Record summary: This is a predicted structure of an 86-nucleotide RNA (c-di-GMP-I-GGC riboswitch aptamer) from a Gammaproteobacteria bacterium. It matches the Rfam family "c-di-GMP-I-GGC riboswitch aptamer". Rfam links the family to the GO term cyclic-di-GMP binding. Taxonomically the source falls in Gammaproteobacteria (Bacteria, Pseudomonadati, Pseudomonadota). The coordinates come from a structure-prediction model, not an experiment, and the mean pLDDT is 89.

RNA sequence: CACGAUAAAGGCAAACUCACCGAAAGGUGGGGGCGCAAAACUACCGGUCUAAGGGAUGUCGUCCUAAGACAGCGGGGUUGCCGAAU
Numbered sequence: 001c002a003c004g005a006u007a008a009a010g011g012c013a014a015a016c017u018c019a020c021c022g023a024a025a026g027g028u029g030g031g032g033g034c035g036c037a038a039a040a041c042u043a044c045c046g047g048u049c050u051a052a053g054g055g056a057u058g059u060c061g062u063c064c065u066a067a068g069a070c071a072g073c074g075g076g077g078u079u080g081c082c083g084a085a086u
Stems, first nucleotide, its partner, number of pairs: 002086001003083002011036002016031006034072001040078003044075003047070004053065005
C1' cells in the first nucleotide's frame, strides 16, 4: 500500500413513527434499528425521483421543462478510525 476478522475502542442509522420546513421529490430534529469499513464530504459523469413556476396539447387530463432532490443506486474526486489473516 492492497485487504477487511464472529478482534478491540468508538461511529453512523433503513423501514416505521412524532414535530417542524417544502408545491413535491425530499430535508432537519426526537424515538427507532434494517443494515454500513467510508452509510464521512462532494451533484463532476451516468442514473432515479419531483415538477409549485414556465411551455405544448386542448376533454381539465396528458406530455415537455427552468429548477429542485437523492452521496444508504453505480462510477469519479477529497478526507479518515482500527490492525488478525493474506